[in-house]
RNA sequence: AGAGUUUGAUCCUGGCUCAGGAUGAACGCUAGCGACAGGCCUAACACAUGCAAGUCGAGGGGCAGCACAAGGUAGCAAUACUUGGGUGGCGACCGGCGGACGGGUGAGUAACACGUAUGCAACCUGCCCGUAAUCGGGGGAUAACCCGGAGAAAUUCGGACUAAAACUCCAUGUAUCUGAGAUAUCGCAUGAUAAAACAGAAAAACGCAAGGAUUACGGAUGGGCAUGCGGAUGAUUAGCUAGUUGGAGGGGUAACGGCCCGCCAAGGCGACGAUCAUUAGGGGUUCUGAGAGGAAGGUCCCCCACAUUGGAACUGAGAGACGGUCCAAACUCCUACGGGAGGCAGCAGUGAGGAAUAUUGGUCAAUGGGCGAGAGCCUGAACCAGCCAAGUCGCGUGAAGGAAGAAGGUCUUAUGGAUUGUAAACUUCUUUAGCAGAGGGAUAAAGGUUAUUACGAGAUAAUAAUUUGCAGGUACUCUGCGAAAAAGGAUCGGCUAACUCCGUGCCAGCAGCCGCGGUAAUACGGAGGAUUCGAGCGUUAUCCGGAUUUAUUGGGUUUAAAGGGUGCGUAGGCGGGUUUGUAAGUCAGUGGUGAAAGUUUCCGGCUUAACCGGGAGAAUGCCGUUGAGACUGCAAAUCUUGAGUGCAAGCGAGGUAAGUGGAAUGUGUUGUGUAGCGGUGAAAUGCAUAGAUAUAACACAGAACACCGAUUUGCGAAGGCAGCUUACUAGUAUGUAACUGACGCUGAGGCACGAAAGCGUGGGGAGCAAACAGGAUUAGAUACCCUGGUAGUCCACGCAGUAAACGAUGAAUACUAGCUGUAUGCGAUAGACAGUAUGCGGCGGAGCGAAAGCAUUAAGUAUUCCACCUGGGGAGUACGUCGGCAACGAUGAAACUCAAAGGAAUUGACGGGGGCCCGCACAAGCGGAGGAAACAUGUGGUUUAAUUCGAUGAUACGCGAGGAACCUUACCCGGGCUUGAAUUGCAGACGAAUAAUGAGGAAACUUGUUAGCCAGCAAUGGCGUCUGUGAAGGUGCUGCAUGGUUGUCGUCAGCUCGUGCCGUGAGGUGUCGGCUUAAGUGCCAUAACGAGCGCAACCCUUAUCAUUAGUUACUAGCAGGUAAAGCUGAGGACUCUAGUGAGACUGCCGCCGUAAGGUGAGAGGAAGGGAGGGAUGACGUCAAAUCAGCACGGCCCUUAUGUCCGGGGCGACACACGUGUUACAAUGGGGGGUACAGAGGGGAGCUACCAUGCGAAUGGGAGCGAAUCCUUAAAAAGCCUCUCUCAGUUCGGAUUGGAGUCUGCAACUCGACUCCAUGAAGCUGGAUUCGCUAGUAAUCGCGCAUCAGCCAUGGCGCGGUGAAUACGUUCCCGGGCCUUGUACACACCGCCCGUCAAGCCAUGGGAGCCGGGGGUACCUGAAGUACGUGAUUCUGCGCAAGUGGGAAGCGUCCUAGGGUAAAACUGGUGACUGGGGCUAAGUCGUAACAAGGUAACC
Repeated sequence: AGAGUUUGAUCCUGGCUCAGGAUGAACGCUAGCGACAGGCCUAACACAUGCAAGUCGAGGGGCAGCACAAGGUAGCAAUACUUGGGUGGCGACCGGCGGACGGGUGAGUAACACGUAUGCAACCUGCCCGUAAUCGGGGGAUAACCCGGAGAAAUUCGGACUAAAACUCCAUGUAUCUGAGAUAUCGCAUGAUAAAACAGAAAAACGCAAGGAUUACGGAUGGGCAUGCGGAUGAUUAGCUAGUUGGAGGGGUAACGGCCCGCCAAGGCGACGAUCAUUAGGGGUUCUGAGAGGAAGGUCCCCCACAUUGGAACUGAGAGACGGUCCAAACUCCUACGGGAGGCAGCAGUGAGGAAUAUUGGUCAAUGGGCGAGAGCCUGAACCAGCCAAGUCGCGUGAAGGAAGAAGGUCUUAUGGAUUGUAAACUUCUUUAGCAGAGGGAUAAAGGUUAUUACGAGAUAAUAAUUUGCAGGUACUCUGCGAAAAAGGAUCGGCUAACUCCGUGCCAGCAGCCGCGGUAAUACGGAGGAUUCGAGCGUUAUCCGGAUUUAUUGGGUUUAAAGGGUGCGUAGGCGGGUUUGUAAGUCAGUGGUGAAAGUUUCCGGCUUAACCGGGAGAAUGCCGUUGAGACUGCAAAUCUUGAGUGCAAGCGAGGUAAGUGGAAUGUGUUGUGUAGCGGUGAAAUGCAUAGAUAUAACACAGAACACCGAUUUGCGAAGGCAGCUUACUAGUAUGUAACUGACGCUGAGGCACGAAAGCGUGGGGAGCAAACAGGAUUAGAUACCCUGGUAGUCCACGCAGUAAACGAUGAAUACUAGCUGUAUGCGAUAGACAGUAUGCGGCGGAGCGAAAGCAUUAAGUAUUCCACCUGGGGAGUACGUCGGCAACGAUGAAACUCAAAGGAAUUGACGGGGGCCCGCACAAGCGGAGGAAACAUGUGGUUUAAUUCGAUGAUACGCGAGGAACCUUACCCGGGCUUGAAUUGCAGACGAAUAAUGAGGAAACUUGUUAGCCAGCAAUGGCGUCUGUGAAGGUGCUGCAUGGUUGUCGUCAGCUCGUGCCGUGAGGUGUCGGCUUAAGUGCCAUAACGAGCGCAACCCUUAUCAUUAGUUACUAGCAGGUAAAGCUGAGGACUCUAGUGAGACUGCCGCCGUAAGGUGAGAGGAAGGGAGGGAUGACGUCAAAUCAGCACGGCCCUUAUGUCCGGGGCGACACACGUGUUACAAUGGGGGGUACAGAGGGGAGCUACCAUGCGAAUGGGAGCGAAUCCUUAAAAAGCCUCUCUCAGUUCGGAUUGGAGUCUGCAACUCGACUCCAUGAAGCUGGAUUCGCUAGUAAUCGCGCAUCAGCCAUGGCGCGGUGAAUACGUUCCCGGGCCUUGUACACACCGCCCGUCAAGCCAUGGGAGCCGGGGGUACCUGAAGUACGUGAUUCUGCGCAAGUGGGAAGCGUCCUAGGGUAAAACUGGUGACUGGGGCUAAGUCGUAACAAGGUAACC
């Protein structure tokens, strides 16, 4: 310090998530030791038991218990019993001090509770210290004890006795205190100080001493009160307040005060947030962070509050009292039912709650506290120990050597290698910790008591004796033993260090985010290995960080979330020049405070560290004081440039009101006129012979203002404003510089204005037009289109208050290059050029920006003020409130849910976007398909035991198959075999191989008989059969694991690279533009320059010529010869054959063009602009096809999914489709005659010729392994001729019957062919659709492969005859380039919206129902203080009369609690109901994204 995640990729915005640190933690796995610190976060829930506050006999009366001494009895001793307060001492009691500290908890509390700083001239303070003074004399009770009574108990009553430092009276009291305070001095105010006279108020004795008591003043300590400032949330809480605010008077208090009371006044608080609600103890500090901040407040320290809940007082120096009292309430316990007792938020402990938090331990030795003169006693404060990895720190689990790189495990390309790994074994060494033993009696101890001595005589010092340790015989030291008893957790796809195998197969599971898993998972589970931390490691929870993601430091608002619709203006914030003063802010010095602990730093102590001790620093703060005077503020004065006013001459669709004009439209009336008009893509509804539309005249009505006029100009704050005229009115700019003199800017609330639609009342209503009606369209059409048509649109008045109210850009001021157009002024002037101010526009530089873009009209550089934003959805919704007649508006959440949503730009793809171009793409033609018929063939479907499998839009369907009767064959049925049908290695046995011949059987097969081995001297080898064994075999699955091959886009012209340049980047440029081409083919231009794969060319073939060669081909000339024939000699001319060459390149000419190139029925030429055809298929697309051609990974079968055989099936048949054949006829059918090819094939072959048969063919039989023979072979259409004469025919040939031929082991299922007979449909084919641009289509026949034969009408070739048409590119289809839009990128077969249906989730409303806290009013009202009264009685004084004090009871005020009532707030629940969210494959449509098919949106 960053990283992952939105996209095909990019930049940005923006959220989510991770890596770090921390914790009073919990959970999982694991666990050796020590030191230090920590340990109910939940139920302030309930508590058994024990302990936690006592002490003093030097205050007192006493004496129950204990001890001692003494006496008595048992003769003495011992022992036992007993007596008596004699002594030590002491239960209970009276009395004193302390139980207000210490300890716990955080419920309440938003408050002077806390923190900090001040104040008290408005206060108190036991014990302690100092100063001054004093301690005289009396009195009466009471508890205990004793007696008696009540009660279960707790407890209590009566009688009698008695003491005190208990209580009480008198005296003294100058100074002092209290009351009062003339006069004087002082203070910031109330006031303070001094102060004459007068009145009032004290004290237990004692004791050798120490000490103790009283009064007063002062100190110290501890408290009380008041005030400034500071620290939570909510405005969907905006008004609150009646003792409330103040006054003067009184009461009360330690003290001020409405603290309380009577009276008077009507105030007080609040947008700088009152009141209300919710939450919460506060601080020092802790965690985190660079800091600023954010979060927290456990342990320790300070303060506060509380003690089961609520109230109250008493005592006291101090309490409204944790271990006191009284009352009420709830709960628990005891009870004899009459009554009583209790309060762990003290320490332990129990139950409960909970994910979760310890021992019913030891000691007062130390520190501290209470009491005491002291010894001492008490002390769950405290110090120690126990439990817990719950934290921090430290140590250990060994060290060195050791390669046969052991075994085993794992992986692997497996005779091998890699890894675990110097790791182990083994050798040597060490001993922390451990165990055992010994030492150590450590430090913490200082003191106390007794005695002596010294002096300055004390809280002194020294000496001697004696005494005190829980922890603990611990820490520590030494010795011995022996590597001994001591390592795990998590992770390994990326972030993030660390990888392989097996299993699993969208299952099981993982997951912090992205995401993994559907048969090759580094992501699940296991294993091996690795990484990391280590007595721990992970997970979960929470906080800070990263997050500049609330931004003071340190963010934004054109398009990502975000500028208010606009103005005026209040509070507030900010504010021009000069001078003087002041000192609030500001700055500097200094003083006080900011507790300690903690943090930082230095030094030191535990072996180190954590930990602890000492010093320093810090503590950014608050308060005081002294100064400075720049800046801000304040006060005063002044200035003119900001702002405003005046004057001058302008400008404009600025506003309001009134008047007025023409055109158009509609309607009415009257003519003219006749059959349609109108409307649309096309129609229909509608209007019209009762006369429309059209046309003419007149009249009326309402609304809007053509041209000028401009996608543009002007005006206005915005909304908005347009015929003309007038009236009233507002504004702005310019010029001038007369006036005022900072009067300014912004502006929360507030007020006003505010399009359209809408609402109310009253008018008006021509045109247009929601709703509505009808007609169309459509699958539907509640739409788009058409015909009508009401609100409304218009006017007046009122409401409403919103818009994509937009420049998606708040207002103001200043500054920062230019160029150009225009409006209105001014200046200048020559109709030129050109200046200046204010507006409205365009382009563009710096700069800014994520980019697009903005750019003096900023989105630049700065300042001021306001408004607004903080992921998407839920939602601008719900609830509440305010406004409104309503519609609705304003304000405005949460639960839940997702990991994105979004902006700009890029590359593609797509568009019922655009431009350019091409193609038998359309058009122009020719011929077909579709009909139907029939047949052939393939497919689907159906059927079947099986109808094997594959191919399925184009790119499957006469396709794999270029030959299914058996075989093929993969399918079905049945019968056989199991090292197997085939190939091969090894071992053993046999002996051949082979030939002939039987039996059973459908065959395979089973089972016989006969003959019979070879080479070699031999070992042995060969060959074959059998047995065993190792390999087999599989047309079984996966073409979505693959290779190879193929189809298609497409023979389309594209696809890329290097370097450079541009861009933050993805990318772009090049490859775009113009012209041209079949072509990214070239040329020109050009931030590009070059290059590669494609194109073209090179290759084959056809067409011409030359040359070479000349048999089996050819035959002109010569010769021979035949019935005829290159038949023969011969020839090498020709044709031909097959080698080598030539030839074509826009080369030449004209025209056009810069060039490339185009063009001409140009020349020449066999061929002319690519001469025709073929081969050749870029980067890639379709997870296209093929595991059944072959190969191959993985999986599966192994007496079967292998293999052999017989039979059947692949040939089925209601039907549907594709591809074909034959036809429907006269351009034809039939008969006869006759002419001309090319390319091929041939030995189990082609077969001349002869014979027989109507024929298929059969029987004979030459030649030829081929330029030789067959000529297989007849070419056919054509030509000549005869016939048929338009018919279901002499067309057509299906179907069927009969008879045959051939192939073959075998033609039943299931062959082809022949002959005779039969003679079906069909008379040119709907929508639609296919091929073809020249030797092409059409038409005619011939050959070949496969093959025994053939279902071939198919496929592949060959030649014969031989057309028509192309104006052209608007449209359909496909493609290329450029451009545009996009919410698509699996890329339009895309994306995506809403209702309905189903499940789940949270939430709003809801008749109600059930709670909670707070307030109000009224009733009742315990204890208790105060006040009033005060029977009876007690008591002091007094002879008495009387008087003083106490006091039950009763009453009054107040009040906890209880009750009643009506409201408000808040929570839970609720039949039903509303929308919302989520959920692979439901329904209906297709709203949006392209012009999304009606542009979208507000």

Notes: Predicted 3D model of a 1498-nucleotide RNA (small-subunit ribosomal RNA) from an uncultured bacterium. Its Rfam family is "Bacterial small subunit ribosomal RNA". Rfam links the family to the GO terms ribosome and structural constituent of ribosome. The sequence is in RNAcentral, with records from ENA, Greengenes and SILVA.